Large-subunit ribosomal RNA, domain I from Mycoplasmatota bacterium WC30, 503 nucleotides, folded computationally. The prediction has a mean pLDDT of 83.
[in-house]
Context: one part of a larger RNA
Order: sequence, then structure tokens, then C1' cells
RNA sequence: AGCAUAAGGUGAAUGCCUUGGCACUAGGAGCCGACGAAGGACGUGACGAACUACGAAAAGCUACGGGGAGAUGUAAGUAAUCAGAGAUCCGUAGGUAUCCGAAUGGAGAAAUCCGGCAGCAGAAGGCUGUCACACAAUUUAUUGUGGGGGAACGCAGUGAACUGAAACAUCUUAGUAACUGUAGGAAAAGAAAGCAAAAGCGAUUCUCUGAGUAGCGGCGAGCGAAAAGGGAACAGCCCAUUUAUCUAUAAGAGUUAAAAAACUAUAUUAUAGUCGAAUUUUAUUGGAAAAGAGAGCCAAAGAGGGUGAAAGCCCCGUAGACGAAAUAGUAUAGACUUUGAUAAAGAAGAGUACGGCGAGGCACGUGGAACCUUGUCGGAACAAGGGAGGACCAUCUCCCAAGGCUAAAUACUACCUAGUGACCGAUAGUGAACCAGUACCGUGAGGGAAAGGUGAAAAGAACCCUGGGAAGGGAGUGAAACAGAACUUGAAACCAUAUGCUU
Repeated sequence: AGCAUAAGGUGAAUGCCUUGGCACUAGGAGCCGACGAAGGACGUGACGAACUACGAAAAGCUACGGGGAGAUGUAAGUAAUCAGAGAUCCGUAGGUAUCCGAAUGGAGAAAUCCGGCAGCAGAAGGCUGUCACACAAUUUAUUGUGGGGGAACGCAGUGAACUGAAACAUCUUAGUAACUGUAGGAAAAGAAAGCAAAAGCGAUUCUCUGAGUAGCGGCGAGCGAAAAGGGAACAGCCCAUUUAUCUAUAAGAGUUAAAAAACUAUAUUAUAGUCGAAUUUUAUUGGAAAAGAGAGCCAAAGAGGGUGAAAGCCCCGUAGACGAAAUAGUAUAGACUUUGAUAAAGAAGAGUACGGCGAGGCACGUGGAACCUUGUCGGAACAAGGGAGGACCAUCUCCCAAGGCUAAAUACUACCUAGUGACCGAUAGUGAACCAGUACCGUGAGGGAAAGGUGAAAAGAACCCUGGGAAGGGAGUGAAACAGAACUUGAAACCAUAUGCUU
């Protein structure tokens, strides 16, 4: 030095576990904000920092309900207290709610500085209230509204490129991403100047199919309908003009459609909760019984979790049954609000339709290019009229533009409740199971970690010895300490020790 064996160190894999994630399902809710939001700063405890809670009335105040023995959060400890005259805790409704922030008296380098006016108090400092801007309305000095935030979904405006075409320019990516405006719980669309075809249908939306069809396309890459048919859901109305008639204790409509608000009663739901069956023995093993063995019981409950191993009958629960002073939702009725109804005559949306030029949208790239929108220039008819049926014309058929409203079926899930998983199990699953958008990096926009497990219970090792200490050796606890806090299991690389063999 090598090999082997043994017993170790280091190291953290692996196994087991799950507080956390991920993806969904059902129901709810779908907004908050000048009555000052979202988000923060700074404070508040008897006791340092942090998180949580709260706001100078500061881990809390009041009332009403629930609940029933301990309580003063995480969080031990000490202190001081509270509590069957019902605390802590849970729910509902209130009060308080510093400063910044749309931030709004003025200013400003956010959480700071400096004011005016009125009232109160007063030596001074002070206390309370109020003072931004824009728009609208009217009674002209008042009132109302707006502003900002929010995960996705909606509508609209502006609008790429990488890419593909095996290069690239039309084309594609794509009206996507991004930016902006703005709204709602949905939005948008919507009651035919529609579709169709000799038969007819009858607003819109979504879906299946039609169909990768008809078509479009450097006819390349690619793009890509519609009608008909099946389903979901269904709902229709108003304004634009006269006359006549009728009605006011009527009638119609309505308060989640078209204009609009509050209320009462009943029922029901939500926001705390309540009751809730049934087992014991063991001198089997064990530290421990829920395991084994023996004998029983309940079951509208043998879902699940916990308890010193594996429990229907120990605990929490589960099936089932019940419950609200207060607030809110829904349904019905009442009450209330509001104003017309019918008939006839007729009326029936103009710089519009349409045309030229230039564009855009339609699956449709100018094409034979209809249809829709319109920048520009022209510019009708008036129901005996007008538009459409894919150039255009005729016949025929369908419809009535240039005014408006409209639920449901549809899209989404930041949030709440209940639940599910041939989803993950700590290099996985969220970046984050742990005080994580933290530490740290960057001038900044921004980037962005690592880090889980003693034990059933701290019973967390009194006391003694060595040592400056760290630590170790005894002792003790425990089933186990090779479970000792650097704590479950503890692989490999790597390190050294002992023994044997070889050189």
C1' cells in the first nucleotide's frame, strides 16, 4: 500500500408520515369606495422582538342571542386578575376606528409640514366641526353625482413580431399578445328592409350536426362558412299623427324587462348551535390494546378522524331529528306606486338610401363580388313607394332601413360553504407545508431561495466527576437515549480503527 472481515464516524438517499398544495363537483355570492376603499405606516399587552388581533374607547367597548367551566392569542414562564350574579369563546347588530393612501383646506421627498372660518374653552398651547375639483339640478346658495381599487369573464378603440410558408414580399402567426377606455353579475345580441325557393319558416343567444363540406388561397402554406335538421331556453314591446268613444271606489301594468322607492304578514333559507344508539372479560402478548382469544350489543348511525399498535359500541362525530333575540336572501299575499284603454282615419325615421373614388368587415386575398361599415364627392323616392333574394335585367317571392328597450338558455371564479380524486407527498405538490414574495441580489423595472418529523407523554437528563468552556463519563427518565434536542428510518461516495492475509 492493497484485499477481506468486524465495529464505527461522516453524509444524507430511501421507506413511512402530513399541517400544505393541485385539479374538479354542487350550492352560494358576484362587488368595495368621499358614511373615506383596496393597501399600508405607526401604535395598543405588567414583561424585549415578531406574527395574529385591535385603534388613543387600541389582544379590545355596548346590546341581544348561543354556550356552560374554566379563562387572560401564537407562547412556555413569572406576576396580577376575571369567572355558575355565567367568564373566556361563537353569532347578529352597534360604538370607537391615530396617520398615509382616490386623499379632497394648502404644500409635500406617502405615513410629514403649514393654515382659513365657525363654535367652545382659554394666560398660552388647545377641543369640536368645516374648507379640493368636475359635472348636473334648481329655489342662486344649496343639493346630488363622480374620482380610486378588484382574479377571470364582456364590449369597444389602437394594434405587433418571432413563427409557418422548409428562403421571402401577398399570405400566415392574428385582429392573437400588449396598451387603453368602459360596464355588469353576467356582458353583448335581439323582435326581420331576415332566411328561403314554388314548399315554407318566423327575434336573439348557446350547443350537436351539416363539415374540414361549399368555397377562399403566391389555388402555396394554409384559411374555412351558411341554410336545413336535433336540442337548451323561450317573451315580447315602446316612441315618432289626428279624431272620436270609454273609464277614475274602475281597469291595466309594475317594484330583478322597458320609469321608480319604501313597507307589513306568512312560509322558507343563511349567518351561532342542540339531541343523537350500542362492551365487556382476560393470569394471551406488550411500555401501552384498539391486536389475539372468549362472550355480548347497536345499526335510518360499519363516512371519517382521534385516543400509548389495528375501536361500529372510549372521544369527536356519522344516520336521523330539532333550533334564532338580531340581520339578510327568496316565494306568496297584502299594501303601495304609476297611467291611460279601445276604435277609425291614417301615419310610418334625409344629406338618409343609392352612385363614383379610396379603404375596412364578411370563410370570400378585386375577383363575375353581391351584402355590411364609411373617409371623400355627388345625391333620390315617399307605400301606385322602397330594400333584398351573391354582377346585372325581367318575372316571381320575401321583407319595410335610415329611432329605442328587452328576462332565460351562454362566459368566468378573486371570495364563502360542503365534498370528491386509478392527483403530489418535502429536489414532488404552489415560488412559498416552516413568520415567503420573506432572506438575499439589483440604482431601478425586476429577480428570488434554502429550510418539515425527539417521544405516547418533556417524563427535555436532578445530583456527582473531568473541563475555562464546549462537551464527555456516571446517575436518573423512558418500551427504546445507537429516540438527547446537530433528536424517525439512516443507503452510497468519503474517513479512520482493530484483526487476518498478500506485497